RNA sequence: GCGGGCAUAGCUCAGCGGCAGAGCGUUUCCUUUCAGGGGAAAAAGCCGCAGGUUCGAUUCCUGCUGCCCGCU
Numbered sequence: 001g002c003g004g005g006c007a008u009a010g011c012u013c014a015g016c017g018g019c020a021g022a023g024c025g026u027u028u029c030c031u032u033u034c035a036g037g038g039g040a041a042a043a044a045g046c047c048g049c050a051g052g053u054u055c056g057a058u059u060c061c062u063g064c065u066g067c068c069c070g071c072u
Stems, first nucleotide, its partner, number of pairs: 001071007010024004018055001026042006048064005
């Protein structure tokens, strides 16, 4: 330099045009002498950034940034 993949909650990941979700973790409450375990509830996201297409974009297109892989 060329090509490909990934970027969504604190972590690991789903969702692939029409309300943003799960597990684990965190917080509060109940249970427990305490802890652990069990039960109930809650918080946490403008979906990496900037444009474009569309009535509507996390999703499609373009560029950029970061990480990973391959080629030279």

This is a predicted structure of a 72-nucleotide RNA (transfer RNA) from a Candidatus Woesearchaeota archaeon. It was read from a public genome assembly. Rfam family: tRNA. Rfam classes the family as a transfer RNA. Its family is annotated with triplet codon-amino acid adaptor activity in the Gene Ontology.